Background: The part of an RNA shown here (small-subunit ribosomal RNA, 5' domain) has 526 nucleotides and comes from an uncultured Bacteroidota bacterium. The coordinates come from a structure-prediction model, not an experiment, and the mean pLDDT is 85.
Context: one part of a larger RNA
RNA sequence: GGAUGAACGCUAGCGGCAGGCCUAAUACAUGCAAGUCGAACGGUAACAUUUCUAGCUUGCUAGAAGAUGACGAGUGGCGAACGGGUGCGUAACGCGUAUGUAAUCUACCUUUAACAGAGGGAUAGCCCAGAGAAAUUUGGAUUAAUACCUCAUAAUAUUAUAAAACGGCAUCGUUUUACAAUUAAAACUCCGGUGGUUAAAGAUGAGCAUGCGUCCUAUUAGUUAGUUGGUAAGGUAACUGCUUACCAAGACUAUGAUAGGUAGGGGGCCUGAAAGGGUGAUCCCCCACACUGGUACUGAGACACGGACCAGACUCCUACGGGAGGCAGCAGUAAGGAAUAUUGCACAAUGGAGGAAACUCUGAUGCAGCCAUGCCGCGUGCAGGAAGACUGCCCUAUGGGUUGUAAACUGCUUUUCUACAAGAAGAAACCCCAGUACGUGUACUGGCUUGACGGUAUUGUAGGAAUAAGCACCGGCUAACUCCGUGCCAGCAGCCGCGGUAAUACGGAGGGUGCAAGCGUUAUCC
Numbered sequence: 001g002g003a004u005g006a007a008c009g010c011u012a013g014c015g016g017c018a019g020g021c022c023u024a025a026u027a028c029a030u031g032c033a034a035g036u037c038g039a040a041c042g043g044u045a046a047c048a049u050u051u052c053u054a055g056c057u058u059g060c061u062a063g064a065a066g067a068u069g070a071c072g073a074g075u076g077g078c079g080a081a082c083g084g085g086u087g088c089g090u091a092a093c094g095c096g097u098a099u100g101u102a103a104u105c106u107a108c109c110u111u112u113a114a115c116a117g118a119g120g121g122a123u124a125g126c127c128c129a130g131a132g133a134a135a136u137u138u139g140g141a142u143u144a145a146u147a148c149c150u151c152a153u154a155a156u157a158u159u160a161u162a163a164a165a166c167g168g169c170a171u172c173g174u175u176u177u178a179c180a181a182u183u184a185a186a187a188c189u190c191c192g193g194u195g196g197u198u199a200a201a202g203a204u205g206a207g208c209a210u211g212c213g214u215c216c217u218a219u220u221a222g223u224u225a226g227u228u229g230g231u232a233a234g235g236u237a238a239c240u241g242c243u244u245a246c247c248a249a250g251a252c253u254a255u256g257a258u259a260g261g262u263a264g265g266g267g268g269c270c271u272g273a274a275a276g277g278g279u280g281a282u283c284c285c286c287c288a289c290a291c292u293g294g295u296a297c298u299g300a301g302a303c304a305c306g307g308a309c310c311a312g313a314c315u316c317c318u319a320c321g322g323g324a325g326g327c328a329g330c331a332g333u334a335a336g337g338a339a340u341a342u343u344g345c346a347c348a349a350u351g352g353a354g355g356a357a358a359c360u361c362u363g364a365u366g367c368a369g370c371c372a373u374g375c376c377g378c379g380u381g382c383a384g385g386a387a388g389a390c391u392g393c394c395c396u397a398u399g400g401g402u403u404g405u406a407a408a409c410u411g412c413u414u415u416u417c418u419a420c421a422a423g424a425a426g427a428a429a430c431c432c433c434a435g436u437a438c439g440u441g442u443a444c445u446g447g448c449u450u451g452a453c454g455g456u457a458u459u460g461u462a463g464g465a466a467u468a469a470g471c472a473c474c475g476g477c478u479a480a481c482u483c484c485g486u487g488c489c490a491g492c493a494g495c496c497g498c499g500g501u502a503a504u505a506c507g508g509a510g511g512g513u514g515c516a517a518g519c520g521u522u523a524u525c526c
Base pairs, nucleotide, nucleotide: 001526002525003524004523006522007521008520009519010518013378014377015376016375017374018373019371020370021336026334027333028332030331031330032329035078036077037076040075041074043071044070047069048068049067050065051064052063053062054061055060085289086288087287094214095213096212097211098210099209100208101207104206105205109202110201111200112199113198114197115196117151118150119149120148127140128139129138130137131136157182158181159180161178162177163176164175165174166173167172187194188193215261216260217259222252223251224250227249228248229247230246231245232244233243234242264286265285266284267283268279269278270277271276291312292311293310294309295308314325315324316323317322342368344367345366346365350364351362352361353360354359381412382411383410384409392402393401394400395399417463418462419461420460421459422458426453432447433446434445435444436443437442470515471514472513473512474511475496476495477494481510482509483508484507485506491498492497
């Protein structure tokens, strides 16, 4: 000199953009953060409509009907493995980079081909009867499905056997043929479609392996027994000591094994002419975690933040028998700390889940609020104005200098401010209506509708200098000097140093310098 997620002190007008618990991965009140589909199903608790019946207050009252719209609870499907948070652990194939997978999987999506036959038994819910303070839960009867099961059919699927051709990168791979065995399915419908099953390919995503790179300590020198390799088996989506039995005695290490400490990694960021050094907030990619420890289930995918089970610590309810819970999601509370914000609005946009769609959900996201935390921009007036006033300060030859065009005053302007009025873009879609094309179920065109921000941005009119400047420094480094007070005292200080009676260095004043809605100080990095 530059920089920062900064803090503290003094001060503070506005706007835009960005950023905002670095500490206790400490503990959490309350609300919200993941649901959706009636076009899968039995249905009908509530609501609305309609119809019927009775009464008569002639449009009300009461009753019935799942009939329609819808829909609580339930079965079923998909989602909940995403999105969001944090950085505990981890020195590792964790990350980065480059390859391999002839050793693999992949729901939804796209393309292609084929198929969907016949049956069966249950079970929630509803109803009934109980237990319990509650959480919740037991039994009985009965019922449906795109829930579950059996048989059939079947191949380019899988397995076993045999053969051939082609190819390669060792183990081998691909294709074809023959035979045998095994294995499928679901319907709903507004009649348009949507969905189901099998197989192949694609895309996307993921798993695994390998080369190279990746902090400190030798005052850590030896480490290892599933350890290193082999055979066989098991297991996995897949290779492999991944696991097991047996056999062999290997494997790593001074080019640093093992141990300990520290730490999420990268893109990047800061600095620097570069080489380097430091660092890993915000944003993007990967990894890891979800009170602590362990475990599996379901599933295409989890060993699962707002799922399950067990144990532990902690908190809460209790009728004392037993139960409930997990903010490192968004807000918010307490604690800690030098220090870090609202218990806000909206799904209008983008994206996501479900759905045929309307639509529902979405603390993702878009916005708003608070904070000078940073960067950028703007303003606090402009021009004229010398009796160079008064005041203050300084000098003194009693006159002068400075503050100082500064002020007053005159004229002008109106960014900002106040009031009033107008007022967006972001939004074209989905749906609906009409038309065109022909690709026959889609595409295109036109119309209609949709805005949280927000009466915001912006614009116009009116008014008026009106609403708006501070902080540090002035001995040298270093831009900026005098007076008074003080007298090695009080104090200053980044270094040198200053102060003991003339202090440009302390404190105040006048003046000046530098920055400026900021200025200084502290901390940290180059």